[in-house]
Context: one part of a larger RNA
RNA sequence: GAUUGAACGCUGGCGGCGUGCCUAACACAUGCAAGUCGAACGAGAAAGUUCCUUCGGGAAUGAGUACAGUGGCGCACGGGUGAGUAACGCGUGGAUUAUCUACCCAAAGGUUCGGAAUAACAGUUGGAAACGACUGAUAAUACCGGAUAUCCUGGCAACGGGAAAGGUGGCCUCUACUUGUAAGCUACUGCCUUUGGAUGAGUCCGCGUCUCAUUAGCUAGACGGUAGGGUAACGGCCUACCGUGGCAACGAUGAGUAGCAGGCCUGAGAGGGUGGCCUGCCACACUGGGACUGGAACACGGCCCAGACUCCUACGGGAGGCAGCAGUGGGGAAUAUUGCGCAAUGGGGGAAACCCUGACGCAGCGACGCCGCGUGGAGGAUGAAGGUUUUCGGAUCGUAAACUCCUGUCAGUAGGGAAGAACCCUGCAAGGAAUAAUACGCCUUGCAGCUGACGGUACCUACAGAGGAAGCACCGGCUAAUUCCGUGCCAGCAGCCGCGGUAAUACGGAAGGUGCAAGCGUUAAUC
Numbered sequence: 001g002a003u004u005g006a007a008c009g010c011u012g013g014c015g016g017c018g019u020g021c022c023u024a025a026c027a028c029a030u031g032c033a034a035g036u037c038g039a040a041c042g043a044g045a046a047a048g049u050u051c052c053u054u055c056g057g058g059a060a061u062g063a064g065u066a067c068a069g070u071g072g073c074g075c076a077c078g079g080g081u082g083a084g085u086a087a088c089g090c091g092u093g094g095a096u097u098a099u100c101u102a103c104c105c106a107a108a109g110g111u112u113c114g115g116a117a118u119a120a121c122a123g124u125u126g127g128a129a130a131c132g133a134c135u136g137a138u139a140a141u142a143c144c145g146g147a148u149a150u151c152c153u154g155g156c157a158a159c160g161g162g163a164a165a166g167g168u169g170g171c172c173u174c175u176a177c178u179u180g181u182a183a184g185c186u187a188c189u190g191c192c193u194u195u196g197g198a199u200g201a202g203u204c205c206g207c208g209u210c211u212c213a214u215u216a217g218c219u220a221g222a223c224g225g226u227a228g229g230g231u232a233a234c235g236g237c238c239u240a241c242c243g244u245g246g247c248a249a250c251g252a253u254g255a256g257u258a259g260c261a262g263g264c265c266u267g268a269g270a271g272g273g274u275g276g277c278c279u280g281c282c283a284c285a286c287u288g289g290g291a292c293u294g295g296a297a298c299a300c301g302g303c304c305c306a307g308a309c310u311c312c313u314a315c316g317g318g319a320g321g322c323a324g325c326a327g328u329g330g331g332g333a334a335u336a337u338u339g340c341g342c343a344a345u346g347g348g349g350g351a352a353a354c355c356c357u358g359a360c361g362c363a364g365c366g367a368c369g370c371c372g373c374g375u376g377g378a379g380g381a382u383g384a385a386g387g388u389u390u391u392c393g394g395a396u397c398g399u400a401a402a403c404u405c406c407u408g409u410c411a412g413u414a415g416g417g418a419a420g421a422a423c424c425c426u427g428c429a430a431g432g433a434a435u436a437a438u439a440c441g442c443c444u445u446g447c448a449g450c451u452g453a454c455g456g457u458a459c460c461u462a463c464a465g466a467g468g469a470a471g472c473a474c475c476g477g478c479u480a481a482u483u484c485c486g487u488g489c490c491a492g493c494a495g496c497c498g499c500g501g502u503a504a505u506a507c508g509g510a511a512g513g514u515g516c517a518a519g520c521g522u523u524a525a526u527c
Stems, first nucleotide, its partner, number of pairs: 001527004006523005013373006019366002021331001026329003030326003035073003040070002048061005080284003089209008099201002104197008112146004121136006151162004166189006174180001210256003217247003222244008259281004263274004286307005309320004337363001339362003345359001346357004376406004386397004410468001412463005420454001425449008471516005476497003482511005492499002
């Protein structure tokens, strides 16, 4: 000199963009942060409104709506934190003939015949509660069996093994008594098998990746083989048997410290320091362990066990996990609102409308940082008054003020007032593919309608009036800027050299000056 997630002191007008628990991975009150689908399924209220009434009530609507249940998809994403980890964890470059991949895209083929349950519900019943138990009935795209096999798979082959689920809309017909939510046809959507793609993931390897040798030896599943088990997959991953190997001064083992990187800071560079915000990867979710479900977890707001802690209890037993967003206590030099909205972007579910979304978009607080603007402009000498100083002549503050003429940024008041909105959907019109169809649904195009948290915000205009807006540090040398008074080795200053013991440019005050400026200094830290 540059820099900072800074803090402290004094001071403080406005705006934009960023940024804000670095400490206790300490403990947490309260609210919210993951749901959705009735076009998979069986059931199914109430309030309100209207009508009737014998005034007790009943009916319709509400509505096949809400709450709940079965089932599907999601909950492995998104969000947080950096405790652990010196490791194939990360970075980089490869390998996978050793692998998987829900949803999505493309293609081929199929979607057949049956069955038995169970929740919700009803009844009985246990418990303080959490939550159950028994009996009875019922549905499905839930579950099970048979058939078939383009194909996949085992096998040299013969021959074995392996599927499925329907739903919504429209048309047509009355067939065998069935007039229906039928059969049939058709559109869309789903389901099953397989192949390829896309995306994501698993695994392996080369190289690189802090300090200590005042850590020198370490190792029995340890190193390898055979066989088997296990996994999506290779492998001591695991087991049995066999061999005795393997690593290490090119630093094994041990100890300490630490998430890694893109980057960021500094520097001419080489390098040094660092990893907050943003992005990629990893790890963790009260502590330790375990599996279940699933395409994927050994799963932050899932389950089980153990532990510590907190809470409820009828003492028998139960409940909980903010390192999500706010917020509280505590710790600390120190770090914000228990805000608004799903309007935009993105995500989950749904055919869609739509619902959910503390992701996100915004607003609030903090000069914490960067950037921009303002605190007025021009004129004005009797060089006013006053302060300071003086050699008493004067000098200086100083065109500074007063005064005159202007301007109107910002703040204030009033009026106008965006962009961010594209969709989706609805209506109308035209065209198209499919089809038996001019039907339904779908696709394309055009027009119109509908949607804004921020927010009456940005911006624009008008109004009034210089009115509301300057401080901080320093002035011995380094280092830009000096005099007076007070003090008298005292009180004090100080980054280094050093000042102060009676004229202190170094202490304290004042006047003046210098440097920066809504900041200025100090402290800490890095180069």
Small-subunit ribosomal RNA, 5' domain from an uncultured bacterium, 527 nucleotides, folded computationally. Its mean pLDDT, the model's own confidence on a scale to 100, is 86.